A computed fold for a 373-nucleotide RNA from a bovine gut metagenome, annotated as Bacterial RNase P class A. Rfam family: Bacterial RNase P class A. Rfam's curators write: Ribonuclease P (RNase P) is a ubiquitous endoribonuclease, found in archaea, bacteria and eukarya as well as chloroplasts and mitochondria.
RNA sequence: GCAGCCGCUCUAUCGCCGGCAGAGUAUUCUGCGGGAGGAAAGUCCGGGCAGCGCAGAGCCACCAUACUUCUUAACGGGAAGGGACGCGGGGCGUAAGCCACGCGCCACAGCAAGUGCCGCAGAAAAUAUACCGCUGAUUUUGCACGUCCAUCGUGCAGAAAGCAAGGGUGAAAACGCGAGGCAAGGGCUCACGACGGGCGCAGUGAUGCGUCUGAUGGUAAACCUUAUGGGCUGAAAAACCAAAUAUACCAGCAGUCAAGGGUUGGCUCGCCCGUUGCUGGGGGGUAGGUUGAUUGAGGCAGUCGGCGACGGCUGUCCUAGAUUAAUGAUAGAGGGCCGCGCAAGCGGUUACAGAACCCGGCUUACAGGCUGC
Numbered sequence: 001g002c003a004g005c006c007g008c009u010c011u012a013u014c015g016c017c018g019g020c021a022g023a024g025u026a027u028u029c030u031g032c033g034g035g036a037g038g039a040a041a042g043u044c045c046g047g048g049c050a051g052c053g054c055a056g057a058g059c060c061a062c063c064a065u066a067c068u069u070c071u072u073a074a075c076g077g078g079a080a081g082g083g084a085c086g087c088g089g090g091g092c093g094u095a096a097g098c099c100a101c102g103c104g105c106c107a108c109a110g111c112a113a114g115u116g117c118c119g120c121a122g123a124a125a126a127u128a129u130a131c132c133g134c135u136g137a138u139u140u141u142g143c144a145c146g147u148c149c150a151u152c153g154u155g156c157a158g159a160a161a162g163c164a165a166g167g168g169u170g171a172a173a174a175c176g177c178g179a180g181g182c183a184a185g186g187g188c189u190c191a192c193g194a195c196g197g198g199c200g201c202a203g204u205g206a207u208g209c210g211u212c213u214g215a216u217g218g219u220a221a222a223c224c225u226u227a228u229g230g231g232c233u234g235a236a237a238a239a240c241c242a243a244a245u246a247u248a249c250c251a252g253c254a255g256u257c258a259a260g261g262g263u264u265g266g267c268u269c270g271c272c273c274g275u276u277g278c279u280g281g282g283g284g285g286u287a288g289g290u291u292g293a294u295u296g297a298g299g300c301a302g303u304c305g306g307c308g309a310c311g312g313c314u315g316u317c318c319u320a321g322a323u324u325a326a327u328g329a330u331a332g333a334g335g336g337c338c339g340c341g342c343a344a345g346c347g348g349u350u351a352c353a354g355a356a357c358c359c360g361g362c363u364u365a366c367a368g369g370c371u372g373c
Stems, first nucleotide, its partner, number of pairs: 001373006008334007016035002019032005037352001041363002044361005049234004062230005067081005082108001083106001085104004090099003109225002114223002116219003131167002133163003138160009175193002178190003194216001195214008238291004247283001249281008260273004298317008335350006
């Protein structure tokens, strides 16, 4: 460093929450036995379960994922493999670069589909361009010489012009390097090398090797393209039982005809609807209660298969279930660690943290100790 495991112990007293048994009218009492974690945390990913939505299919939008194969209920997790990159020493090569090994590391589809963007510095950041620099073949000016003259030749200096090798700027400079060629240069040409695509071979595949061919800045945690997946909500989900009070509605009884309506050609009385009270029924909702809810893709051991993650078989075990939320407090003893001390001993301290429907992962926190490599 990596992987795995443990992560304070015991006793007494007083409590708290469930279970079982007994007693009791009882929400009470008695007895026995059980009662936090490796992360119970963050709530990040996946699933079970539940309700709502949805005839089926397709498209658009939105979100997520992004090398391959395998694993798994599933995953963005895990295993194995491939490839890029960095470092180290080594080998091959003139060099560019390549090869094998070891270690580390990577959200690792596409910028040779389109569009956008690229601060400062710098000539130029992508239709290329020219500060220093190089050249000055070609055209041209001046001077000198051949030479006495020249429109000719040579040399020198300059201009037009050409160039991008070298310098310089930058995170990054127009594929790299060697040679040829050139006035000087430049993929301008050639060999080699990096890279994309086609084909062939090997491999389940990522990919590798060979060959042909082609283009060249970077950027997709920029828009976007491609492929795959995705209904929404979340245990405060949801199902059931169900007071008190009020009460829709129904029935019966009693009261009242005071308003209104009906019965009449009109008026009065009566009757009916209605209205008021009581009784009974009754649905929904609330308080409260029960279920969900603790046996599950479960743990452990052995064995077999597999490089491994993991899977098969056999045996064995059952180990919290609260709902305002129990799992605690006090005292004593012991262990670990730290400090002081020659020692005996004395003093201090004992991590991170606290279940809430369940399961698989990931991430984060963690005093101290043990085991293996």
The RNAcentral record of the sequence draws on MGnify. The prediction has a mean pLDDT of 78. The model forms 96% of the base pairs in the Rfam consensus.